The RNA shown here (transfer RNA) has 72 nucleotides and comes from a Nitrososphaerota archaeon.
Its Rfam family is "tRNA". Rfam describes the family as follows. Transfer RNA (tRNA) molecules are approximately 80 nucleotides in length.
Taxonomically the source falls in Nitrososphaerota (Archaea, Thermoproteati).
Model confidence (mean pLDDT): 84 of 100.
[in-house]
RNA sequence: GGGCUGAUAGUUCAGGGGUAGAAUGCUCGCCUUGCACGCGAGAGGUCAGGGGUUCAAAUCCCCUUCAGUCCA
Numbered sequence: 001g002g003g004c005u006g007a008u009a010g011u012u013c014a015g016g017g018g019u020a021g022a023a024u025g026c027u028c029g030c031c032u033u034g035c036a037c038g039c040g041a042g043a044g045g046u047c048a049g050g051g052g053u054u055c056a057a058a059u060c061c062c063c064u065u066c067a068g069u070c071c072a
Base pairs, nucleotide, nucleotide: 001071002070003069004068005067006066007065010024011023012022013021018055026042027041028040029039030038048064049063050062051061052060
C1' cells in the first nucleotide's frame, strides 16, 4: 500500500428500513442480626464521524477514522 471483517448501555454482545435489546455491572426496595445469594423495580445509548438514497436510516450506499486479520 491492497483485500476482508468489525465499531450498538460502564463491560461482553445480539439486532439489521417504521419509537433501541439481552447478559453482567450500577442504584433503590424486599429478604437477612448483618453481608452475600435470591426476588422486584429503576437509571444508563450522538448505534465511531460526515454525506447520500428514502415518507422514514442505527439498519442500504459512499468517504473518513479506529481496531482485528490476510497478502505484498